[in-house]
RNA sequence: GCCUGCGUAGCUCAGUCGGCAGAGCGACGCUUUCGUAAAGCGUAGGUCAUGGGUUCAAGUCCCAUCGCAGGCU
Repeated sequence: GCCUGCGUAGCUCAGUCGGCAGAGCGACGCUUUCGUAAAGCGUAGGUCAUGGGUUCAAGUCCCAUCGCAGGCU
RNA backbone atom coordinates (compact mmCIF):
# COMPACT_ATOMS: atom_id res chain seq x y z
P G A 1 -0.65 3.61 3.59
O5' G A 1 -0.99 2.78 2.27
C5' G A 1 -0.69 3.33 1.01
C4' G A 1 -0.70 2.24 0.00
C3' G A 1 -1.93 1.37 0.00
O3' G A 1 -3.00 1.93 -0.72
C1' G A 1 0.00 0.00 0.00
P C A 2 -4.50 1.75 -0.26
O5' C A 2 -4.84 0.25 -0.65
C5' C A 2 -4.86 -0.16 -2.01
C4' C A 2 -5.02 -1.67 -2.10
C3' C A 2 -6.20 -2.25 -1.36
O3' C A 2 -7.43 -2.11 -2.06
C1' C A 2 -4.29 -3.53 -0.89
P C A 3 -8.82 -2.02 -1.30
O5' C A 3 -9.03 -3.51 -0.74
C5' C A 3 -9.22 -4.58 -1.64
C4' C A 3 -9.33 -5.88 -0.88
C3' C A 3 -10.36 -5.93 0.23
O3' C A 3 -11.69 -6.10 -0.24
C1' C A 3 -8.35 -6.87 0.98
P U A 4 -12.93 -5.53 0.54
O5' U A 4 -13.04 -6.52 1.79
C5' U A 4 -13.32 -7.90 1.61
C4' U A 4 -13.22 -8.65 2.91
C3' U A 4 -14.03 -8.11 4.06
O3' U A 4 -15.41 -8.46 4.00
C1' U A 4 -11.87 -8.63 4.81
P G A 5 -16.52 -7.47 4.61
O5' G A 5 -16.38 -7.72 6.18
C5' G A 5 -16.68 -9.00 6.73
C4' G A 5 -16.21 -9.08 8.16
C3' G A 5 -16.78 -8.04 9.10
O3' G A 5 -18.10 -8.35 9.53
C1' G A 5 -14.47 -8.24 9.46
P C A 6 -19.11 -7.18 9.88
O5' C A 6 -18.56 -6.60 11.26
C5' C A 6 -18.53 -7.41 12.42
C4' C A 6 -17.72 -6.78 13.53
C3' C A 6 -18.20 -5.42 14.00
O3' C A 6 -19.28 -5.53 14.92
C1' C A 6 -15.86 -5.36 13.68
P G A 7 -20.33 -4.30 15.01
O5' G A 7 -19.52 -3.16 15.77
C5' G A 7 -18.93 -3.40 17.05
C4' G A 7 -18.23 -2.16 17.59
C3' G A 7 -19.15 -0.96 17.79
O3' G A 7 -18.75 -0.24 18.97
C1' G A 7 -17.41 -0.40 16.31
P U A 8 -19.52 -0.45 20.32
O5' U A 8 -21.05 -0.26 19.95
C5' U A 8 -21.59 1.03 19.73
C4' U A 8 -23.08 1.04 20.04
C3' U A 8 -23.45 0.47 21.40
O3' U A 8 -23.24 1.39 22.46
C1' U A 8 -24.85 -0.44 19.76
P A A 9 -22.72 0.86 23.86
O5' A A 9 -23.87 1.20 24.90
C5' A A 9 -24.16 2.55 25.25
C4' A A 9 -24.54 2.67 26.73
C3' A A 9 -23.56 2.01 27.69
O3' A A 9 -23.48 2.79 28.88
C1' A A 9 -25.72 1.08 27.98
P G A 10 -22.27 3.79 29.14
O5' G A 10 -21.17 2.86 29.85
C5' G A 10 -19.95 3.44 30.30
C4' G A 10 -19.23 2.45 31.23
C3' G A 10 -19.03 1.07 30.63
O3' G A 10 -17.80 0.98 29.91
C1' G A 10 -20.04 0.87 32.76
P C A 11 -17.79 0.17 28.52
O5' C A 11 -17.72 -1.36 28.99
C5' C A 11 -16.59 -1.86 29.69
C4' C A 11 -16.80 -3.33 30.04
C3' C A 11 -17.19 -4.22 28.86
O3' C A 11 -16.06 -4.67 28.14
C1' C A 11 -18.66 -4.60 30.67
P U A 12 -16.26 -5.06 26.54
O5' U A 12 -17.15 -6.37 26.54
C5' U A 12 -16.65 -7.58 27.11
C4' U A 12 -17.67 -8.70 26.99
C3' U A 12 -18.27 -8.86 25.59
O3' U A 12 -17.43 -9.61 24.75
C1' U A 12 -20.00 -8.88 27.22
P C A 13 -17.57 -9.45 23.11
O5' C A 13 -19.03 -10.00 22.85
C5' C A 13 -19.89 -9.37 21.95
C4' C A 13 -21.31 -9.82 22.19
C3' C A 13 -22.27 -9.52 21.06
O3' C A 13 -22.16 -10.52 20.05
C1' C A 13 -23.23 -8.90 23.14
P A A 14 -22.91 -10.28 18.64
O5' A A 14 -24.41 -10.68 19.00
C5' A A 14 -25.47 -10.08 18.34
C4' A A 14 -26.77 -10.51 18.96
C3' A A 14 -27.99 -10.09 18.14
O3' A A 14 -28.26 -11.05 17.12
C1' A A 14 -28.29 -9.39 20.37
P G A 15 -28.18 -10.57 15.60
O5' G A 15 -29.32 -9.46 15.51
C5' G A 15 -30.66 -9.77 15.86
C4' G A 15 -31.47 -8.53 16.08
C3' G A 15 -31.38 -7.48 14.98
O3' G A 15 -32.19 -7.84 13.87
C1' G A 15 -31.16 -6.42 17.04
P U A 16 -31.87 -7.09 12.46
O5' U A 16 -32.38 -8.13 11.40
C5' U A 16 -31.63 -9.33 11.13
C4' U A 16 -32.53 -10.38 10.58
C3' U A 16 -33.54 -9.88 9.54
O3' U A 16 -33.73 -10.87 8.53
C1' U A 16 -34.68 -10.87 11.35
P C A 17 -33.12 -10.70 7.12
O5' C A 17 -34.06 -9.62 6.38
C5' C A 17 -33.67 -9.11 5.11
C4' C A 17 -34.75 -8.19 4.56
C3' C A 17 -35.07 -7.00 5.46
O3' C A 17 -35.41 -5.88 4.63
C1' C A 17 -37.02 -8.28 5.15
P G A 18 -34.37 -4.79 4.27
O5' G A 18 -34.62 -3.64 5.31
C5' G A 18 -33.96 -3.64 6.59
C4' G A 18 -34.46 -2.50 7.46
C3' G A 18 -35.94 -2.56 7.77
O3' G A 18 -36.15 -1.98 9.07
C1' G A 18 -35.46 -0.57 6.64
P G A 19 -37.12 -2.77 10.11
O5' G A 19 -38.16 -1.64 10.55
C5' G A 19 -37.70 -0.49 11.27
C4' G A 19 -38.86 0.30 11.84
C3' G A 19 -39.91 -0.57 12.54
O3' G A 19 -40.42 0.13 13.64
C1' G A 19 -40.91 0.61 10.71
P C A 20 -39.78 -0.14 15.08
O5' C A 20 -40.69 0.77 16.00
C5' C A 20 -40.59 2.20 15.95
C4' C A 20 -40.55 2.78 17.33
C3' C A 20 -39.35 2.32 18.17
O3' C A 20 -38.94 3.40 19.02
C1' C A 20 -41.37 1.70 19.25
P A A 21 -37.59 4.10 18.71
O5' A A 21 -36.51 3.01 19.07
C5' A A 21 -36.29 2.68 20.41
C4' A A 21 -35.60 1.34 20.51
C3' A A 21 -35.26 0.92 21.93
O3' A A 21 -36.41 0.26 22.52
C1' A A 21 -33.38 0.65 20.53
P G A 22 -36.41 -0.12 24.10
O5' G A 22 -35.76 -1.58 24.04
C5' G A 22 -35.29 -2.21 25.21
C4' G A 22 -34.86 -3.61 24.87
C3' G A 22 -34.02 -4.28 25.94
O3' G A 22 -34.84 -4.85 26.95
C1' G A 22 -32.97 -4.54 23.84
P A A 23 -34.24 -5.06 28.42
O5' A A 23 -33.40 -6.40 28.27
C5' A A 23 -34.04 -7.63 27.93
C4' A A 23 -33.03 -8.74 27.79
C3' A A 23 -32.10 -8.95 28.98
O3' A A 23 -32.70 -9.72 30.01
C1' A A 23 -30.82 -8.91 26.99
P G A 24 -32.32 -9.43 31.54
O5' G A 24 -30.88 -10.09 31.72
C5' G A 24 -30.69 -11.49 31.55
C4' G A 24 -29.22 -11.82 31.51
C3' G A 24 -28.39 -11.25 32.65
O3' G A 24 -28.49 -12.05 33.84
C1' G A 24 -27.31 -10.81 30.62
P C A 25 -28.52 -11.31 35.27
O5' C A 25 -27.04 -10.73 35.44
C5' C A 25 -25.94 -11.60 35.54
C4' C A 25 -24.61 -10.87 35.39
C3' C A 25 -24.37 -9.71 36.34
O3' C A 25 -23.95 -10.12 37.64
C1' C A 25 -23.79 -9.06 34.16
P G A 26 -24.45 -9.26 38.90
O5' G A 26 -23.80 -7.81 38.66
C5' G A 26 -22.40 -7.64 38.76
C4' G A 26 -21.99 -6.24 38.35
C3' G A 26 -22.60 -5.11 39.15
O3' G A 26 -21.94 -4.90 40.41
C1' G A 26 -22.76 -4.60 36.86
P A A 27 -22.80 -4.36 41.66
O5' A A 27 -23.26 -2.88 41.24
C5' A A 27 -22.28 -1.85 41.08
C4' A A 27 -22.95 -0.52 40.78
C3' A A 27 -24.06 -0.12 41.74
O3' A A 27 -23.52 0.49 42.92
C1' A A 27 -24.82 0.16 39.54
P C A 28 -24.24 0.17 44.35
O5' C A 28 -25.61 0.97 44.30
C5' C A 28 -25.61 2.39 44.17
C4' C A 28 -27.01 2.89 43.87
C3' C A 28 -28.09 2.40 44.81
O3' C A 28 -28.12 3.10 46.05
C1' C A 28 -28.85 2.19 42.59
P G A 29 -28.61 2.31 47.37
O5' G A 29 -30.19 2.23 47.20
C5' G A 29 -30.96 3.42 47.17
C4' G A 29 -32.40 3.13 46.82
C3' G A 29 -33.10 2.10 47.71
O3' G A 29 -33.53 2.62 48.93
C1' G A 29 -33.57 1.64 45.44
P C A 30 -33.64 1.67 50.25
O5' C A 30 -34.92 0.78 49.95
C5' C A 30 -36.21 1.39 49.83
C4' C A 30 -37.23 0.38 49.34
C3' C A 30 -37.38 -0.88 50.18
O3' C A 30 -38.18 -0.68 51.34
C1' C A 30 -37.26 -1.46 47.89
P U A 31 -37.93 -1.61 52.65
O5' U A 31 -38.42 -3.06 52.20
C5' U A 31 -39.79 -3.27 51.87
C4' U A 31 -40.02 -4.70 51.41
C3' U A 31 -39.54 -5.77 52.37
O3' U A 31 -40.45 -6.02 53.42
C1' U A 31 -38.86 -6.30 50.15
P U A 32 -39.94 -6.27 54.90
O5' U A 32 -39.19 -7.68 54.80
C5' U A 32 -39.92 -8.85 54.45
C4' U A 32 -38.99 -9.99 54.15
C3' U A 32 -37.95 -10.27 55.23
O3' U A 32 -38.48 -11.06 56.30
C1' U A 32 -36.90 -10.24 53.11
P U A 33 -38.34 -10.54 57.82
O5' U A 33 -36.78 -10.79 58.14
C5' U A 33 -36.25 -12.09 58.11
C4' U A 33 -34.77 -12.06 58.35
C3' U A 33 -34.30 -11.21 59.50
O3' U A 33 -34.43 -11.90 60.75
C1' U A 33 -32.94 -10.79 57.62
P C A 34 -35.09 -11.06 61.99
O5' C A 34 -33.94 -10.04 62.38
C5' C A 34 -34.22 -8.98 63.29
C4' C A 34 -32.93 -8.32 63.74
C3' C A 34 -31.98 -7.96 62.60
O3' C A 34 -32.30 -6.69 62.02
C1' C A 34 -30.79 -9.11 64.30
P G A 35 -32.27 -6.59 60.38
O5' G A 35 -30.70 -6.66 60.02
C5' G A 35 -29.82 -5.60 60.39
C4' G A 35 -28.38 -6.00 60.17
C3' G A 35 -28.06 -6.50 58.76
O3' G A 35 -27.87 -5.42 57.84
C1' G A 35 -27.11 -7.94 60.35
P U A 36 -28.22 -5.67 56.29
O5' U A 36 -27.07 -6.63 55.77
C5' U A 36 -25.74 -6.18 55.70
C4' U A 36 -24.78 -7.30 55.37
C3' U A 36 -25.02 -8.01 54.07
O3' U A 36 -24.54 -7.31 52.94
C1' U A 36 -24.59 -9.59 55.77
P A A 37 -25.33 -7.47 51.53
O5' A A 37 -25.06 -8.99 51.11
C5' A A 37 -23.76 -9.40 50.72
C4' A A 37 -23.70 -10.91 50.61
C3' A A 37 -24.64 -11.53 49.57
O3' A A 37 -24.11 -11.47 48.26
C1' A A 37 -24.83 -12.71 51.60
P A A 38 -25.12 -11.25 46.99
O5' A A 38 -26.06 -12.52 46.97
C5' A A 38 -25.54 -13.80 46.68
C4' A A 38 -26.58 -14.89 46.96
C3' A A 38 -27.92 -14.71 46.23
O3' A A 38 -27.87 -15.22 44.90
C1' A A 38 -28.32 -15.13 48.51
P A A 39 -28.68 -14.46 43.73
O5' A A 39 -30.21 -14.63 44.16
C5' A A 39 -30.81 -15.90 44.21
C4' A A 39 -32.21 -15.83 44.81
C3' A A 39 -33.14 -14.84 44.14
O3' A A 39 -33.74 -15.37 42.98
C1' A A 39 -33.24 -14.54 46.47
P G A 40 -34.05 -14.39 41.71
O5' G A 40 -35.34 -13.60 42.21
C5' G A 40 -36.53 -14.28 42.52
C4' G A 40 -37.54 -13.34 43.13
C3' G A 40 -37.81 -12.06 42.36
O3' G A 40 -38.71 -12.25 41.28
C1' G A 40 -37.49 -11.57 44.62
P C A 41 -38.51 -11.37 39.95
O5' C A 41 -39.04 -9.93 40.38
C5' C A 41 -40.37 -9.75 40.79
C4' C A 41 -40.60 -8.35 41.37
C3' C A 41 -40.18 -7.20 40.48
O3' C A 41 -41.13 -6.91 39.47
C1' C A 41 -39.37 -6.84 42.66
P G A 42 -40.61 -6.32 38.07
O5' G A 42 -40.07 -4.85 38.42
C5' G A 42 -41.00 -3.82 38.75
C4' G A 42 -40.30 -2.65 39.42
C3' G A 42 -39.42 -1.77 38.52
O3' G A 42 -40.19 -0.87 37.75
C1' G A 42 -38.31 -2.19 40.56
P U A 43 -39.55 -0.28 36.39
O5' U A 43 -38.45 0.75 36.91
C5' U A 43 -38.83 1.90 37.64
C4' U A 43 -37.61 2.70 38.07
C3' U A 43 -36.70 3.14 36.94
O3' U A 43 -37.18 4.28 36.27
C1' U A 43 -35.40 2.23 38.69
P A A 44 -36.77 4.51 34.75
O5' A A 44 -35.26 5.04 34.83
C5' A A 44 -34.95 6.23 35.53
C4' A A 44 -33.47 6.32 35.79
C3' A A 44 -32.59 6.31 34.55
O3' A A 44 -32.48 7.60 33.97
C1' A A 44 -31.73 4.79 36.13
P G A 45 -32.36 7.77 32.40
O5' G A 45 -30.93 7.15 32.05
C5' G A 45 -29.75 7.73 32.57
C4' G A 45 -28.57 6.83 32.35
C3' G A 45 -28.34 6.43 30.90
O3' G A 45 -27.62 7.43 30.19
C1' G A 45 -28.24 4.52 32.29
P G A 46 -28.30 8.10 28.89
O5' G A 46 -27.98 7.03 27.76
C5' G A 46 -26.67 6.53 27.58
C4' G A 46 -26.37 6.29 26.13
C3' G A 46 -26.86 7.36 25.16
O3' G A 46 -25.89 7.57 24.14
C1' G A 46 -27.80 5.29 24.56
P U A 47 -25.04 8.94 24.17
O5' U A 47 -25.28 9.63 22.74
C5' U A 47 -26.60 9.74 22.25
C4' U A 47 -26.59 10.13 20.78
C3' U A 47 -25.64 9.30 19.90
O3' U A 47 -26.21 9.17 18.60
C1' U A 47 -25.00 11.55 19.80
P C A 48 -27.11 7.95 18.26
O5' C A 48 -26.20 6.68 18.57
C5' C A 48 -25.13 6.32 17.71
C4' C A 48 -24.77 4.88 17.92
C3' C A 48 -24.38 4.18 16.62
O3' C A 48 -23.32 3.25 16.89
C1' C A 48 -26.19 3.05 17.61
P A A 49 -22.17 3.09 15.87
O5' A A 49 -21.12 4.21 16.24
C5' A A 49 -20.64 4.36 17.58
C4' A A 49 -19.43 5.27 17.61
C3' A A 49 -19.56 6.52 16.74
O3' A A 49 -20.20 7.57 17.44
C1' A A 49 -17.54 5.42 16.21
P U A 50 -21.29 8.50 16.68
O5' U A 50 -20.37 9.41 15.77
C5' U A 50 -19.42 10.30 16.35
C4' U A 50 -18.65 11.04 15.27
C3' U A 50 -19.50 11.63 14.15
O3' U A 50 -20.08 12.86 14.52
C1' U A 50 -17.67 10.45 13.23
P G A 51 -21.55 13.24 13.91
O5' G A 51 -21.25 13.60 12.39
C5' G A 51 -20.44 14.71 12.07
C4' G A 51 -20.09 14.73 10.59
C3' G A 51 -21.26 14.65 9.62
O3' G A 51 -21.94 15.88 9.46
C1' G A 51 -19.57 13.18 8.91
P G A 52 -23.53 15.85 9.09
O5' G A 52 -23.58 15.24 7.60
C5' G A 52 -23.31 16.06 6.50
C4' G A 52 -23.07 15.25 5.24
C3' G A 52 -24.29 14.65 4.55
O3' G A 52 -25.05 15.59 3.82
C1' G A 52 -22.56 13.05 4.60
P G A 53 -26.67 15.31 3.65
O5' G A 53 -26.74 14.08 2.64
C5' G A 53 -26.24 14.22 1.32
C4' G A 53 -26.29 12.91 0.58
C3' G A 53 -27.68 12.30 0.41
O3' G A 53 -28.41 12.90 -0.65
C1' G A 53 -26.16 10.63 1.09
P U A 54 -30.02 12.95 -0.56
O5' U A 54 -30.47 11.44 -0.74
C5' U A 54 -30.24 10.75 -1.96
C4' U A 54 -30.73 9.32 -1.86
C3' U A 54 -32.16 9.16 -1.41
O3' U A 54 -33.10 9.37 -2.48
C1' U A 54 -30.79 7.63 -0.27
P U A 55 -34.39 10.28 -2.25
O5' U A 55 -35.27 9.42 -1.23
C5' U A 55 -35.75 8.15 -1.60
C4' U A 55 -36.31 7.42 -0.41
C3' U A 55 -37.34 8.19 0.42
O3' U A 55 -38.63 8.19 -0.16
C1' U A 55 -35.79 7.13 1.86
P C A 56 -39.49 9.55 -0.17
O5' C A 56 -39.86 9.77 1.36
C5' C A 56 -40.51 10.98 1.77
C4' C A 56 -41.06 10.82 3.18
C3' C A 56 -40.08 10.21 4.18
O3' C A 56 -39.20 11.18 4.74
C1' C A 56 -42.14 9.09 4.34
P A A 57 -37.64 10.82 4.89
O5' A A 57 -37.67 9.69 6.00
C5' A A 57 -38.07 9.99 7.33
C4' A A 57 -38.23 8.72 8.16
C3' A A 57 -36.99 7.85 8.26
O3' A A 57 -36.12 8.29 9.29
C1' A A 57 -38.87 6.52 7.75
P A A 58 -34.55 8.28 9.02
O5' A A 58 -34.17 6.73 9.00
C5' A A 58 -34.46 5.91 10.14
C4' A A 58 -33.35 4.91 10.37
C3' A A 58 -32.00 5.53 10.73
O3' A A 58 -31.29 4.64 11.59
C1' A A 58 -31.79 4.30 8.74
P G A 59 -31.50 4.82 13.15
O5' G A 59 -30.41 3.79 13.72
C5' G A 59 -29.04 4.14 13.74
C4' G A 59 -28.20 2.88 13.78
C3' G A 59 -28.16 2.07 12.49
O3' G A 59 -27.20 2.57 11.59
C1' G A 59 -28.58 0.64 14.32
P U A 60 -27.57 2.67 9.98
O5' U A 60 -27.92 1.18 9.56
C5' U A 60 -26.95 0.14 9.69
C4' U A 60 -27.55 -1.21 9.36
C3' U A 60 -28.05 -1.34 7.94
O3' U A 60 -27.78 -2.65 7.45
C1' U A 60 -29.85 -1.69 9.44
P C A 61 -26.58 -2.88 6.45
O5' C A 61 -27.02 -2.07 5.15
C5' C A 61 -27.84 -2.69 4.15
C4' C A 61 -28.02 -1.76 2.97
C3' C A 61 -26.81 -0.91 2.60
O3' C A 61 -25.87 -1.64 1.81
C1' C A 61 -28.73 0.45 2.65
P C A 62 -24.31 -1.34 1.89
O5' C A 62 -24.15 0.03 1.10
C5' C A 62 -24.44 0.11 -0.27
C4' C A 62 -24.20 1.51 -0.79
C3' C A 62 -22.88 2.14 -0.40
O3' C A 62 -21.80 1.71 -1.19
C1' C A 62 -24.63 3.67 -0.02
P C A 63 -20.30 1.62 -0.62
O5' C A 63 -19.86 3.14 -0.51
C5' C A 63 -19.75 3.93 -1.67
C4' C A 63 -19.39 5.37 -1.34
C3' C A 63 -18.21 5.55 -0.39
O3' C A 63 -16.96 5.41 -1.04
C1' C A 63 -19.99 6.94 0.29
P A A 64 -15.69 4.85 -0.23
O5' A A 64 -15.25 6.10 0.68
C5' A A 64 -14.82 7.30 0.06
C4' A A 64 -14.74 8.42 1.08
C3' A A 64 -13.86 8.14 2.30
O3' A A 64 -12.48 8.33 2.03
C1' A A 64 -15.92 9.08 2.99
P U A 65 -11.40 7.46 2.84
O5' U A 65 -11.43 8.08 4.30
C5' U A 65 -11.07 9.44 4.51
C4' U A 65 -11.42 9.87 5.92
C3' U A 65 -10.81 9.05 7.03
O3' U A 65 -9.45 9.39 7.29
C1' U A 65 -13.10 9.40 7.50
P C A 66 -8.44 8.26 7.86
O5' C A 66 -8.93 8.06 9.37
C5' C A 66 -8.86 9.14 10.30
C4' C A 66 -9.47 8.74 11.63
C3' C A 66 -8.96 7.44 12.24
O3' C A 66 -7.70 7.60 12.88
C1' C A 66 -11.31 7.51 12.38
P G A 67 -6.69 6.33 12.89
O5' G A 67 -7.35 5.34 13.93
C5' G A 67 -7.49 5.72 15.29
C4' G A 67 -8.33 4.71 16.04
C3' G A 67 -7.86 3.27 15.96
O3' G A 67 -6.77 2.99 16.83
C1' G A 67 -10.19 3.36 15.64
P C A 68 -5.73 1.84 16.42
O5' C A 68 -6.55 0.48 16.67
C5' C A 68 -6.99 0.14 17.98
C4' C A 68 -7.85 -1.11 17.97
C3' C A 68 -7.25 -2.32 17.28
O3' C A 68 -6.29 -3.01 18.07
C1' C A 68 -9.48 -2.06 16.58
P A A 69 -5.10 -3.84 17.35
O5' A A 69 -5.85 -5.09 16.71
C5' A A 69 -6.47 -6.05 17.54
C4' A A 69 -7.22 -7.08 16.72
C3' A A 69 -6.41 -7.76 15.61
O3' A A 69 -5.54 -8.78 16.09
C1' A A 69 -8.52 -7.13 14.77
P G A 70 -4.18 -9.11 15.26
O5' G A 70 -4.70 -9.87 13.95
C5' G A 70 -5.33 -11.12 14.04
C4' G A 70 -5.97 -11.51 12.72
C3' G A 70 -5.04 -11.60 11.53
O3' G A 70 -4.24 -12.78 11.52
C1' G A 70 -7.01 -10.49 10.90
P G A 71 -2.81 -12.76 10.77
O5' G A 71 -3.16 -12.71 9.22
C5' G A 71 -3.83 -13.79 8.60
C4' G A 71 -4.27 -13.43 7.22
C3' G A 71 -3.16 -13.08 6.24
O3' G A 71 -2.48 -14.22 5.72
C1' G A 71 -4.92 -11.52 6.03
P C A 72 -0.98 -14.13 5.22
O5' C A 72 -1.08 -13.27 3.90
C5' C A 72 -1.75 -13.77 2.75
C4' C A 72 -1.73 -12.76 1.62
C3' C A 72 -0.36 -12.25 1.24
O3' C A 72 0.36 -13.15 0.41
C1' C A 72 -1.85 -10.43 1.42
P U A 73 1.94 -13.22 0.48
O5' U A 73 2.41 -11.83 -0.16
C5' U A 73 2.14 -11.54 -1.51
C4' U A 73 2.50 -10.09 -1.83
C3' U A 73 3.94 -9.69 -1.51
O3' U A 73 4.87 -10.11 -2.50
C1' U A 73 2.42 -8.02 -0.76
Molecule: transfer RNA
Organism: Promineifilaceae bacterium (SeqCode)